[in-house]
Context: one part of a larger RNA
Order: sequence, then C1' cells, then structure tokens
RNA sequence: CUGGGCGUAAAGGGCGUGUAGGCGGCCUAGCAGGUCAGAUGUGAAAUCCCCGGGCUCAACUCGGGAACUGCGUUUGAAACCGUUAGGCUUGAGGCUAGGAGAGGAAAGCGGAAUUCCUGGUGUAGCGGUGAAAUGCGUAGAUAUCAGGAGGAACACCGGUGGCGAAAGCGGCUUUCUGGACUAGUUCUGACGCUGAGGCGCGAAAGCGUGGGGAGCGAACGGGAUUAGAUACCCUGGUAGUCCACGCUGUAAACGAUGGGUACUAGGUGUUGGUUGUAAUGAUCAGCGCCGGAGCAAACGCAUUAAGUACCCCGCCUGGGGAAUACGGUCGCAAGACUGAAACUC
Repeated sequence: CUGGGCGUAAAGGGCGUGUAGGCGGCCUAGCAGGUCAGAUGUGAAAUCCCCGGGCUCAACUCGGGAACUGCGUUUGAAACCGUUAGGCUUGAGGCUAGGAGAGGAAAGCGGAAUUCCUGGUGUAGCGGUGAAAUGCGUAGAUAUCAGGAGGAACACCGGUGGCGAAAGCGGCUUUCUGGACUAGUUCUGACGCUGAGGCGCGAAAGCGUGGGGAGCGAACGGGAUUAGAUACCCUGGUAGUCCACGCUGUAAACGAUGGGUACUAGGUGUUGGUUGUAAUGAUCAGCGCCGGAGCAAACGCAUUAAGUACCCCGCCUGGGGAAUACGGUCGCAAGACUGAAACUC
C1' cells in the first nucleotide's frame, strides 16, 4: 500500500454551514512538473533465476549470463494529469415577472372547553368502578342560569395534503425574515461537488435565575385489587408541563437507507406551480401506490433504487466484558464525547 461491506445480519455521523484536503465542463495556444520513449552512468560482492563445470550424486561450490523492476544526467514526445494565457455556455449563480406553503421571529386579537370566585334557582345526594371505597356535599354540593378571574391548547377544515437541513411547524391579523418552485431568456463565465477539524442548529426529559400555574401530572398520601401489589383501577397531589434568558447535546434524532452527478421499461393516483381565453395534451418541480429488467441471503428495492457508474465524507471487522475502566475535553450538576485491556465463550 492492498480486501469485503454498512435498509432488516456488525456498520450512514441527529442535521446543516464551511476551512484544509480530495475530485472536477467544452475549445485553442504555450510550458514540460507528473507521464512516456531513446541514450548514458550507476545500481559492490554474495544471494535468487538460467546455462555449464567440480566433489561417485546431492547439499555445497566454481565460471558465465540474466536480473537488480531503482536513481542520476542527457536528448526528445505533448495525448492525458498539472500549470500559464485566451475564449465558450451546457454545470453553478445573478436579474425580471409570478403563484403556493402549519418555514422562522416578534406583537396583538378571538371563540369553544376545563377549573376557580361571586350571585340567583334548587335539594340530597354527587362522584367514581368490574364491583366498591377513599373523596366532595345540609357550613347547601352535584345540576342549572348570570357575571367575573386565570392559564394552557387551538375542534371542524385536516388530507399515504403542505413547509423546513434536521429537530420540527396547525385559531386569526399585522410587521420583519429564510428557502424552494415556474416562466423569460437578458447578465456573470466553471465561480462547481464533497468536506477531516471548526462553527451553528438540535424532540422530550433534566439543570440555573426570575415569573406563571387552569388542566394534566413523575414523586408522594389515601382507597381498592391481590397470597403480596412499592403496579395496573379510583380519589387527591408536588416538581414538571407554560413564559423570558442561560445551560445540557442526547433519542427506535428511523426511510433503521450520507451527499452530489449521469444513465436505465412502464402503469396509476393525487396535490401544487407554470404555459394557456378555457379544456385536453405536453413540460418542469414535489408527494404516494403498483410493477419490469437488474440487484438481493431472503424479505424486498425498483427514475424518490437497495439498478448501472464515477467523486468525496462517515462508519463496521465474532459474542460477552463494555453505552464500561483509566486518561483527556466539555458541563453548575445530571452527565456527554472520546474509548481500551485482562478474562471468558
């Protein structure tokens, strides 16, 4: 230096942005670093290989050849890689005009419902379960009507619908703001792809400070059930759930499928955009289902590939020990990341 792999067997980084690096479109001219060819010097001897000789053979040994795949110098070649200069437009980006969207942030507003408070009506029950009991209620509950307070979540629409890199995003309005898509061809002219480190984002739970607290509800109390019941069921209920700022940095963070480009039969549905007077057809972008070749251990995947190729990154290498120990870095802590060995089967 080299193998085979990564949907489910071990294995895709949670996601992005981007540094170094790796890789990179078409045409022309130059250079000659890589590359290729010739010449020449060197590449000690021995060893290895080939031919022959000597010990009776062989091992061993002697002679000759080849080889030493390398390096230096020099003369050339210029297709490819590289580099320099010039040009191109198809990759990439910009511009103009559009429509779509729970994309993000902030502010404001709304109705339904639960709970609580006040008042009215009203009387003995209510609630809960498999059945009960704890619990609430004559200090007037439950029910019902009116008024008020407060917090959280936004029924229907709602959809193998939409948007977002992922996490995720759902009442309405306004402001600020990101991205994608379509058409036009007017502009730039390879500006590209990937990306070790780095940086940023990152559900829930958890942590810090200060608020808030309706409902729900770890812990906890009580009632049941049970042989027991540290549970399932019931009645309560604190953290928490909510907001602001900061931290944590993990998930079956899943499509268990990294990103990019190109190519490779179809059928069907739906949504959106664009073109269009409209409809059909067609094109582009996305979201599903089915299915062919091919692939696959099978299941299955199948133009949204797990097919055919190339480029770049990450990762795996028997089970346990081990989501560990030690050390290091980070963290307020909880812990996270990195990550062995003995031993054992």